[in-house]
């Protein structure tokens, strides 16, 4: 310098272009417990890297950028 993957709550992972973006584990409060722990009910957290487009409608298609990795010269 080519070209490919990947980028979604504090982690991890879903989500056919169509519902208020789903699920685990973590964290808070609750109940249980002498008390922690387990379990059990419950709440918070993500406008999907950033920015523009297409479309009635975008995490998803397009462009462009930006960050890790990967191949190659």
């Nucleotide at each position: 310098g080519a070209c490919c993957c990947c980028g979604u709550g504090g982690c991890c992972u879903a989500a056919u272009g169509g519902a208020u973006a789903a699920g685990g584990c973590a964290u808070c409060u609750g109940a249980c417990u002498u008390c922690a722990g387990a379990u059990c009910a419950g709440a918070a957290g993500a406008c999907u890297g950033a920015g523009g487009g297409u479309u009635c409608a975008a995490g998803u298609c397009c462009c462009u950028u930006u960050g890790u990795g990967g191949u190659u010269g």

Predicted 3D model of a 73-nucleotide RNA (transfer RNA) from Loxodonta africana. It matches the Rfam family "tRNA". Rfam classes the family as a transfer RNA. Rfam describes the family as follows. Transfer RNA (tRNA) molecules are approximately 80 nucleotides in length. The RNAcentral record of the sequence draws on Rfam. The coordinates come from a structure-prediction model, not an experiment, and the mean pLDDT is 81. The source organism's lineage runs through Eukaryota, Metazoa, Sarcopterygii, Proboscidea and Loxodonta.